[in-house]
RNA sequence: GUGAGAAUAGCUUAGAGGGUAGAGCGUGGGCUUGUGGUGCCUAAGGUCAAGAGUUCAAGUCUCUUUUUUCACC
Numbered sequence: 001g002u003g004a005g006a007a008u009a010g011c012u013u014a015g016a017g018g019g020u021a022g023a024g025c026g027u028g029g030g031c032u033u034g035u036g037g038u039g040c041c042u043a044a045g046g047u048c049a050a051g052a053g054u055u056c057a058a059g060u061c062u063c064u065u066u067u068u069u070c071a072c073c
Stems, first nucleotide, its partner, number of pairs: 001072007010025004019056001027043005049065005
C1' cells in the first nucleotide's frame, strides 16, 4: 500500500429486520454471619470511537476520519 473485521457501563460483551440501550463480573447500600466469604434484595454507572448525511425516528443504513486485529504484498 490492498482487502476484510472490530470500537456499546470500570472489565468481558449482547443488541437478526431502524422504533424507550441490556446481561455477567466488578462497585455502593441493605438482609444473612461473631468476622470474612457464600447466598439474597436493591441502586448507581453509557453524549454506543469522532464528524457529517439519509429518515418522523440511527447503536443499527451511507460517507469521511481515528485507533486496533487479521490476511496479502

Notes:
Predicted 3D model of a 73-nucleotide RNA (transfer RNA) from Cliona patera. Its mean pLDDT, the model's own confidence on a scale to 100, is 80. Taxonomically the source falls in Cliona (Eukaryota, Opisthokonta, Metazoa, Porifera). Its Rfam family is "tRNA". It is annotated as a transfer RNA.